[in-house]
Context: one part of a larger RNA
RNA sequence: GAUUGAACGCUGGCGGCAGGCCUAACACAUGCAAGUCGAGCGGAAACGAUCCUAGCUUGCUAGGAGGCGUCGAGCGGCGGACGGGUGAGUAACGCGUGAGAAUCUGCCCAUUUGUGGGGGAUAACUCGGGGAAACUCGAGCUAAUACCGCAUAAUCCCUACGGGGGAAAGCAGGGGACCUUCGGGCCUUGUGCAGAUGGAUGAGCUCGCGUCGGAUUAGCUUGUUGGUGAGGUAAAGGCUCACCAAGGCGACGAUCCGUAGCUGGUCUGAGAGGAUGAUCAGCCACACCGGGACUGAGACACGGCCCGGACUCCUACGGGAGGCAGCAGUGGGGAAUCUUGGACAAUGGGGGCAACCCUGAUCCAGCCAUGCCGCGUGUGUGAAGAAGGCCUUCGGGUUGUAAAGCACUUUCAGUAGGGAGGAAGGCUUACCGCUAAUAACGGUGAGUACUUGACGUUACCUACAGAAGAAGCACCGGCUAAUUUCGUGCCAGCAGCCGCGGUAAUACGAAAGGUGCGAGCGUUAAUC
Numbered sequence: 001g002a003u004u005g006a007a008c009g010c011u012g013g014c015g016g017c018a019g020g021c022c023u024a025a026c027a028c029a030u031g032c033a034a035g036u037c038g039a040g041c042g043g044a045a046a047c048g049a050u051c052c053u054a055g056c057u058u059g060c061u062a063g064g065a066g067g068c069g070u071c072g073a074g075c076g077g078c079g080g081a082c083g084g085g086u087g088a089g090u091a092a093c094g095c096g097u098g099a100g101a102a103u104c105u106g107c108c109c110a111u112u113u114g115u116g117g118g119g120g121a122u123a124a125c126u127c128g129g130g131g132a133a134a135c136u137c138g139a140g141c142u143a144a145u146a147c148c149g150c151a152u153a154a155u156c157c158c159u160a161c162g163g164g165g166g167a168a169a170g171c172a173g174g175g176g177a178c179c180u181u182c183g184g185g186c187c188u189u190g191u192g193c194a195g196a197u198g199g200a201u202g203a204g205c206u207c208g209c210g211u212c213g214g215a216u217u218a219g220c221u222u223g224u225u226g227g228u229g230a231g232g233u234a235a236a237g238g239c240u241c242a243c244c245a246a247g248g249c250g251a252c253g254a255u256c257c258g259u260a261g262c263u264g265g266u267c268u269g270a271g272a273g274g275a276u277g278a279u280c281a282g283c284c285a286c287a288c289c290g291g292g293a294c295u296g297a298g299a300c301a302c303g304g305c306c307c308g309g310a311c312u313c314c315u316a317c318g319g320g321a322g323g324c325a326g327c328a329g330u331g332g333g334g335a336a337u338c339u340u341g342g343a344c345a346a347u348g349g350g351g352g353c354a355a356c357c358c359u360g361a362u363c364c365a366g367c368c369a370u371g372c373c374g375c376g377u378g379u380g381u382g383a384a385g386a387a388g389g390c391c392u393u394c395g396g397g398u399u400g401u402a403a404a405g406c407a408c409u410u411u412c413a414g415u416a417g418g419g420a421g422g423a424a425g426g427c428u429u430a431c432c433g434c435u436a437a438u439a440a441c442g443g444u445g446a447g448u449a450c451u452u453g454a455c456g457u458u459a460c461c462u463a464c465a466g467a468a469g470a471a472g473c474a475c476c477g478g479c480u481a482a483u484u485u486c487g488u489g490c491c492a493g494c495a496g497c498c499g500c501g502g503u504a505a506u507a508c509g510a511a512a513g514g515u516g517c518g519a520g521c522g523u524u525a526a527u528c
Base pairs, nucleotide, nucleotide: 001528002527003526004525006524007523008522009521010520013375014374015373016372017371018370019368020367021333026331027330028329030328031327032326035078036077037076040075041074043071044070047069048068050065051064052063053062054061055060056059085286086285087284094211095210096209097208098207099206100205103203104202108199109198110197111196112195113194114193115192116150118148119147125140126139127138128137129136130135156165157164158163170191171190172189173188174187175186178185179184212258213257214256219249220248221247224246225245226244227243228242229241230240231239261283262282263281264280265276266275267274268273288309289308290307291306292305311322312321313320314319339365341364342363343362347361348359349358350357351356378408379407380406381405388399389398390397391396412469414464415463416462417461418460422455425451426448427447428446429445430444431443432442433441472517473516474515475514476513477498478497479496483512484511485510486509487508493500494499
């Protein structure tokens, strides 16, 4: 000099863009953060509309009707493995980079084949029982895209090559003939379901090289190193096991100890390098501490389950409940770090045919000069060089065109009015495709402004009034730009280094003046 996730002191007008627990991976009150589908199913607790019945206060009460809009709870499907947080652990194929072979991959895309016919249960519900509660037990009834056989099946799997194994589910819209038990069948469109192949995406695995300090850590290792066989896995492999051999690593630093998430990057520097890893992005690890598996395409799963432990809470003392390193917020720790805000309007995600629902992701707003950038706090004129202050050699000098006065302007803030963009869609309609079809669905074009904005009193524009509301901080001995007076008297104090202060202090304290930077300025800490 540059820099910072900074803090502290004094001061503080506005806006834009960013950033904001670096410490206790300490403990957490409260609310919210993952749901959705009635176009899978049986159904109907609540609300609404309609209809019926009864009572009457004539528009209300009670009862009934899943026929309707819808829908609590339940079965079932998909999603809760993403998104969000944190950096404790980890010196490791963890990360970075380059390569590899023995693998899996829901949703998505392409190709291809099938979607036939049966069965037995179980929640919900009803009845009964236990418990303070959490919850739970028994009996009975019922459905499915839940569950299980049968049939059929390949370029799928196994094989001793003879053969064997082996799947599925429907739902919704529309309808001319024909049939009908009047439910529908049937046809058709859409969407699902099952098998196979390939792709895309994602993931698992292996290897070369690189990746902090300590030798006041020199030896380490028995599933250890290799082989054969078996088991296991989606998959190679001591991954595991039986047997056999006695290997393997190490001064090119093994082992041990300490420290640490890694990278793109960031800061500095002419560069080489040094330091660092906040925000943003990629990867990894973790989710009160330790362990375990289940489900699933995917987890050994932050807001799932089980066991052990510590802690907190409820209890009828028998037994139960919980996990903010999600967003806010509280206590604590600390020099120190924000609102218990708004909205799903946009972008994206989950579910759904869709409408739509959910989304503390996200988009916005709030607080903080924490940083960077921009703007303002007026402009011109004005010598009687006013008054006052300070200095003085008492003549004057300086503050100083500074002020006052005169003439202007109105950025920003204020008040009032206007006002984009962030909105893509949706709706209506014409044509084309599909079809038996002028339904439905898909595609293309046109029209409409009926509907969708948290921000928002938006950005921006216009008008109004009035210089009106807006300057401080540090320094002035040398380094280092800027000096005099008074007070103090080795005291009080200053100080980054050299050093000042013991009666004329340009170095302490104050004032006047000056210098530097400026909504900031200094100090401290840290890096180059």

Background: Small-subunit ribosomal RNA, 5' domain from an uncultured bacterium, 528 nucleotides, folded computationally. It matches the Rfam family "Bacterial small subunit ribosomal RNA". Its Rfam clan is "SSU clan".